[in-house]
């Protein structure tokens, strides 16, 4: 320097024939309990690394850039 993958709420992950993004922990508030955990409900929490572009429309498709992980760097 080249090639492939990945970057979505506090954490780990979904969501392909593009149609305004869920699921589990975790956080709050409730029930239950003598209380605490555990359960049981409920509630807030992103606009999907970043800049652009096609489209009515884009997590989802293109270009650039960053970041992380692999893997190549041969032959004369």
């Nucleotide at each position: 320097g080249c090639c492939u993958c990945c970057u979505u709420g506090g954490c780990g992950c979904a969501a392909u024939a593009g149609g305004u993004a869920g699921c589990g922990c975790a956080u709050c508030c409730g029930c239950c309990u003598u209380g605490u955990a555990a359960g049981c409900g409920g509630a807030g929490g992103g606009c999907u690394g970043c800049g652009g572009g096609u489209u009515c429309g884009a997590g989802u498709c293109c270009c650039g850039c960053a970041g992380g992980a692999g893997g190549c760097u041969c032959c004369a």
Predicted 3D model of a 76-nucleotide RNA (transfer RNA) from Xylanimicrobium pachnodae JCM 13526 = NBRC 107786. It matches the Rfam family "tRNA". The coordinates come from a structure-prediction model, not an experiment, and the mean pLDDT is 80.